This is a predicted structure of a 115-nucleotide RNA (SAM riboswitch aptamer (S box leader)). Its mean pLDDT, the model's own confidence on a scale to 100, is 81. Of the family's consensus pairs, 91% are formed in the model.
Formats: sequence, C1' cells, structure tokens
RNA sequence: AACUCAUCCAGAGAGGUGGAGGGACCGGCCCAAUGAUACCUCGGCAACCACGGUCACAAACCGAAGGUGCCAACUCCGGCAGCUCCCUAUAAUGGGGAGAUCUGGAAGAUGAGGU
Repeated sequence: AACUCAUCCAGAGAGGUGGAGGGACCGGCCCAAUGAUACCUCGGCAACCACGGUCACAAACCGAAGGUGCCAACUCCGGCAGCUCCCUAUAAUGGGGAGAUCUGGAAGAUGAGGU
C1' cells in the first nucleotide's frame, strides 16, 4: 500500500507550546485571535486484539487493562439508489427541485488478519 472481516445513535478534558485556519474529499452547516486544528504532559473513556476466570474446546459471559484506538457536533449532515411530494418536457422514454426519525450502497475511520 491494496485486500478480507468486524464495528461506527454510547462514552471520555485540564495544563503547556504555538499562532491560522480547521472539521478526510465536494456541498451545506459548524469550530476558531474569548487562540481553534496540530504537538507535548497529565488525566480520562471504551474494550478490537493479547491475557485470566466460568465452561468440554468453542460460543457466550465476567474480570483486568499489556498493544492499539478514542476524548465538539450520530462518521456533524448530505453526496449514489430506493420511497414520498412538487415543477416541467415529450408521441413515448425523460429533465429539474424538495423531504424523511427510513433502508441499502459508496466513501472514510478504527481494530484484527493473512499478503
């Protein structure tokens, strides 16, 4: 780096450095000189993997917190399709817009795995 599988409506902030954009991309909407994003320290959340226990292995559950991860907003919302409604064109197929607490997909993130 690509691939496969699982998860993504819960949860968790203080101080310091620094000084301009940031929230992956696009649109929206937010955050940000009352100092964001980022980095460092400490703290915390969670429990994917590893570990221990119950158990016949497993599954499941419980414990603990070693390796990751995470600590604005549901992955902030949408993006494609389905569904409903509206406008519009054609002989017919169409074109455009709006909506939802919905479903699936795409993209992304994280973990694990083998390559």